A computed fold for a 136-nucleotide RNA from Bailinhaonella thermotolerans, annotated as c-di-AMP riboswitch aptamer (ydaO/yuaA leader). The source organism's lineage runs through Bacteria, Bacillati, Actinomycetota, Streptosporangiales and Bailinhaonella. Its mean pLDDT, the model's own confidence on a scale to 100, is 79.
[in-house]
RNA sequence: CCCGGCCGACCGCCGAGUCCCGCGUCAGCGGGAGCCGGGGACCCAGGUUCCAUUGGGGUGAAUCCGCACGUCAGCGGUAGGGCUACUCCUGGCCCGAACCCGUCAGCUAACCCGGUAGGCGGCCAAGGAGGAGCAA
Numbered sequence: 001c002c003c004g005g006c007c008g009a010c011c012g013c014c015g016a017g018u019c020c021c022g023c024g025u026c027a028g029c030g031g032g033a034g035c036c037g038g039g040g041a042c043c044c045a046g047g048u049u050c051c052a053u054u055g056g057g058g059u060g061a062a063u064c065c066g067c068a069c070g071u072c073a074g075c076g077g078u079a080g081g082g083c084u085a086c087u088c089c090u091g092g093c094c095c096g097a098a099c100c101c102g103u104c105a106g107c108u109a110a111c112c113c114g115g116u117a118g119g120c121g122g123c124c125a126a127g128g129a130g131g132a133g134c135a136a
Stems, first nucleotide, its partner, number of pairs: 010122005018033006034116006044106001055104001056101004064077004080095005086130005
């Protein structure tokens, strides 16, 4: 000097997943606010789908199509979604999964129930327009 890894702090990204308080044998337990999800009337919608294992439904952006394939789940595309460190446009780069309920659920006021995880990145970085702040 270069490359790689680990720990801490801070900053940032996906996501609802943040903040505060109490108890405790300090393992954990509980409460609240905010945010998120589900169930649940009249009216409206629907008027056949189902108790066919070919059910039906939910969270989520993550659906669908073609080719290939007795496979080792591959290739290409796509509805849709994210990032590009103020915002928007253009351009560029990516994702397009996974899981849950258990024969059952349209919408839905009152009401009822639940979640508040996990995963990544930070010495390079595109252009234009607008705005904000600071300094002189």